Predicted 3D model of RNase P RNA and transfer RNA as a complex of 483 nucleotides. Rfam match: Bacterial RNase P class A. Rfam describes the family as follows. Ribonuclease P (RNase P) is a ubiquitous endoribonuclease, found in archaea, bacteria and eukarya as well as chloroplasts and mitochondria.
RNA sequence: GGAGUCAGCCGGGCAAUUGCUGUGCGGCCACUCCAGGACUCGGGGCGCGACUGCUGCAAGGUGUCGCCGCGGGUGCUGGAGUGGACGGAUGGAGGAAAGUCCGGGCUCCAUAGAGCAGGGUGCCAGGUAACGCCUGGGGGGUGUGAACCCACGGCCAGUGCAACAGAAAAUAUACCGCCCGGUUGUCGCAAGGCGAUCAGGUAAGGGUGAAAUGGUGCGGUAAGAGCGCACCGCGCGUCUGGUAACAGUUCGCGGCAUGGUAAACCCCACCCGGAGCAAGGCCAAAUAGGAAUCCGUCAAUGUGGCUCGCAUUGGAUUCGGGUAGGCUGCUACAGGACUGUGGUGACGCAGUUCGCAGAUGAAUAAUUGCCCUCGACAGAACCCGGCUUACAGGCUGACUCGCCUU
RNA sequence: GCGCCCAUAGCUCAGCUGGAUAGAGCGUUGCCCUCCGGAGGCAAAGGUCAGAGGUUCGAAUCCUCUUGGGCGCGCCA
Repeated sequence: GGAGUCAGCCGGGCAAUUGCUGUGCGGCCACUCCAGGACUCGGGGCGCGACUGCUGCAAGGUGUCGCCGCGGGUGCUGGAGUGGACGGAUGGAGGAAAGUCCGGGCUCCAUAGAGCAGGGUGCCAGGUAACGCCUGGGGGGUGUGAACCCACGGCCAGUGCAACAGAAAAUAUACCGCCCGGUUGUCGCAAGGCGAUCAGGUAAGGGUGAAAUGGUGCGGUAAGAGCGCACCGCGCGUCUGGUAACAGUUCGCGGCAUGGUAAACCCCACCCGGAGCAAGGCCAAAUAGGAAUCCGUCAAUGUGGCUCGCAUUGGAUUCGGGUAGGCUGCUACAGGACUGUGGUGACGCAGUUCGCAGAUGAAUAAUUGCCCUCGACAGAACCCGGCUUACAGGCUGACUCGCCUU
Repeated sequence: GCGCCCAUAGCUCAGCUGGAUAGAGCGUUGCCCUCCGGAGGCAAAGGUCAGAGGUUCGAAUCCUCUUGGGCGCGCCA
């Protein structure tokens, strides 16, 4: 310097101006509540005092005024809450916010229950709230390599399927070929050769197919064949290593036996109750509090396919009608960053620190200027962990293979 | 937002327990018939089975991902 593999990060930058939205702050305005004192009104108690009031022999009763406390109203001051506009402060999309493919939280229905059905996952071990995710390992495959990929349990539990071709598609089988024998034709002096046909043997050879019943060699045979033997391969058991998947081959046994397909039915092991924030709760508004059909206590509904169980006592479907406003759920949680520590790792534990969108016709932007490598895919809607898919370009680190130079 | 379904010829649909030439009706084109047209008869063309990957000997069909289209879901009574 070239070609590549893996992992991580970023996803135009800066400035000014004008907007939108959340939060908290400041003073202002409006409303509500509370407290204080002021004015005024009301009825009351007769609690206190005064009027040498009236009445009475007296005790006492009664009237007026004042004080007191009670209630109402008006405006003032202070505080709290809600709302409004203003000022200044601060936060404001993503690595995938996406597809909605998995898993979990949350909410309602039994506290989430039992059985069948149905669905999912599928080498082993671990991580996790959980998973179909991740990590490590095993096995198989691709690549010179770094590395990458694998729906990777079981067709000796059973059933099914395999078009066309081919003799035969799972019981094995004989089309050509090879070989023995019988009959026969022909050639030949003969041995015999070349044919035809019949009955057998044979999986070595040919041919068909995606796929045809271990491989090589020697022996053997009429020709052949695990028919026998040696080696290789395979299966079963045992031993050794490993938590295990599995590996190794020590030893023994078996001539070899059960080909493919389970993203075919199925079997085995494990897992799964249903619905979803338009869940659910509260307030307000509104009315035709309706009609039809069906079912009904041996019932119906919640409950999703069925049965049981549990709860409730009318319910389901369709049509018609009304209203589509506000608050809550709503973002502080399996949260982020850093440090230490245990672990090969996913990850766990401990400490410190940070607060980081919450809209609801739906904000997160627009304009201008400068710079550069000229900017891709794309927009939260209850939340989180994953997977998958889309993505201009840039940066960093580790590693691999050629080439050149020293 | 959430839940679910569909895609096969120009149009409407079969085929979807895998078997290779993917069919039917309407439409289109050509020929016959007719003076001409229609109707009728004969024949033909027309399909990357929405796209990609996988399983399998073999995929429209089975599995996964993507693309496009469609449907339903508030509250009161």